RNA sequence: GCCUUAUCAAGAGUGGUGGAGGGAUUGGGCCCGAUGAAACCCGGCAACCGGCCUUUAUGGCAAUGGUGCCAAUUCCCGCAGAAUGGCAGCAUUCUGAGAGAUGAGGG
Numbered sequence: 001g002c003c004u005u006a007u008c009a010a011g012a013g014u015g016g017u018g019g020a021g022g023g024a025u026u027g028g029g030c031c032c033g034a035u036g037a038a039a040c041c042c043g044g045c046a047a048c049c050g051g052c053c054u055u056u057a058u059g060g061c062a063a064u065g066g067u068g069c070c071a072a073u074u075c076c077c078g079c080a081g082a083a084u085g086g087c088a089g090c091a092u093u094c095u096g097a098g099a100g101a102u103g104a105g106g107g
Base pairs, nucleotide, nucleotide: 002106003105004104005103006102007101008100013042015041016040017039021032022031023030027077028076029075043070044069045068048066049065051061052060053059054057074099079096080095081094082093083092084091085090
């Protein structure tokens, strides 16, 4: 890298180092950033695995361990369908797919 599967509308610092970028992309937007970006440390959030409990359920509890995460719905759209509005181009809302992220299992 690949396959399967679950979740993705919540939550998380006025800290230190650092010093210019970052928000997945191949596109279009929009946004964050010297009132300091990325990254690392500290801190925190959460509860997927693992732990404990029993009434064994789409269950409850705790949070030491393994991850993960800590602007904006996965920041929005881009692919398809439906509804509504419009003469139409198109716009709005909803649904789904695809892709992506994270966990767990596989190989």